[in-house]
Context: one part of a larger RNA
Molecule: large-subunit ribosomal RNA, domain IV
Organism: Phycisphaerae bacterium
RNA sequence: CGGUCUUUAAGGAACUAGGCAAUUUGACCCCGUAAGUUCGCGAUAAGGGGGCCCUCCCUCUUCGGAGAAGGGCGCAGAGAAACGGCUCUGGGAACUGUUUAUCAAAAACACAGGUCUGUGCUAACACGUAAAGUGGACGUAUACAGACUGACGCCUGCUCGGUGCCGGAAGGUUAAGGAAGUAGGUCAUCCUUCGGGAGAAGCUUACAACCGAAGCCCCGGUUAACGGCGGCCGUAACUAUGACGGUCCUAAGGUAGCGAAGUUCCUUGUCGGGUAAGUUCCGACGUGCAUGAACGGCGUAAUCACUGGAGCAGUGUCUCAAAGACCGACUCG
Numbered sequence: 001c002g003g004u005c006u007u008u009a010a011g012g013a014a015c016u017a018g019g020c021a022a023u024u025u026g027a028c029c030c031c032g033u034a035a036g037u038u039c040g041c042g043a044u045a046a047g048g049g050g051g052c053c054c055u056c057c058c059u060c061u062u063c064g065g066a067g068a069a070g071g072g073c074g075c076a077g078a079g080a081a082a083c084g085g086c087u088c089u090g091g092g093a094a095c096u097g098u099u100u101a102u103c104a105a106a107a108a109c110a111c112a113g114g115u116c117u118g119u120g121c122u123a124a125c126a127c128g129u130a131a132a133g134u135g136g137a138c139g140u141a142u143a144c145a146g147a148c149u150g151a152c153g154c155c156u157g158c159u160c161g162g163u164g165c166c167g168g169a170a171g172g173u174u175a176a177g178g179a180a181g182u183a184g185g186u187c188a189u190c191c192u193u194c195g196g197g198a199g200a201a202g203c204u205u206a207c208a209a210c211c212g213a214a215g216c217c218c219c220g221g222u223u224a225a226c227g228g229c230g231g232c233c234g235u236a237a238c239u240a241u242g243a244c245g246g247u248c249c250u251a252a253g254g255u256a257g258c259g260a261a262g263u264u265c266c267u268u269g270u271c272g273g274g275u276a277a278g279u280u281c282c283g284a285c286g287u288g289c290a291u292g293a294a295c296g297g298c299g300u301a302a303u304c305a306c307u308g309g310a311g312c313a314g315u316g317u318c319u320c321a322a323a324g325a326c327c328g329a330c331u332c333g
């Protein structure tokens, strides 16, 4: 000097990013227990008291004892060990659960519940080389599969122009295939100035009118499908503001709610609360850079090794350090 422990005057979070760590509390019995609430909880809420030994009398007795009252001893009576600190107030996720074996346990995943879509059984879907076969399921739409949301309560607005999906079949476009026909090659035969020329059928090559499905174009529907949900100017008898008006654009211009938010850049916004003093916190405001309704919106009792703020208790976290035990380091051997 380091490690693991123990103790500490006065103060008591002044430490620190943060009470991290360490204390405090603690089992049992008695009393007592708020807001809120889904009436189950909250709750061991909080907050108090008790305990060892002896015993006349008293009460009860299942006759074992229990209680009440009185007395005694110790620093200490759950005499050691095991053994919740508590409260107030926000955020998030309803909850128990699950997870990054080996830096993340969470607000992430799951969940019961909700909705949409597909699927009529050789089901859809999935595994499988083209398969056979198997799962689904020895199930049958109150079933199974896929997607999103995520208890419960109140709700879930407008938009189908784009993309997707579903439906439609009149028209346009459109493949393989079929194919009238046209042209070339070959050739029986014919003509010939003997150089050559014409050339039916068949075979063959090329082109091809026309016929020809789905798809796409087209016409509708559909948002708890992917998504989207405006700008400028003016206006009320102080001022300010703008219920109101005008205009441009759009498929439609953000409804209810919430809002400097886990979302707010400017920003330590402004006001109020808490503090002697508060970039955090709580309540408001609404100027939402860039909230918003199943990529769910807003509430919500209970729960939480989640996360923010405040307080009580108690503390070597600190003011500010000291002493001790053991083990190392170090010195000597």
Base pairs, nucleotide, nucleotide: 001328002327003326004325005324006323007322008321010319011318014317028050029049030048031047036041038151052072053071054070055069058067059066060065073077085312086311087310088309089308090307091306092304093303097109098108113149114148115147116146117145118144119143125135126134127133152299153298154297155296157229158228159227162226163225164222165221166220167219168218171217172216173215177211178210181207182206183205184204185203186202189198190197191196230248231247232246233245234244257291258288269285270284271283272282273281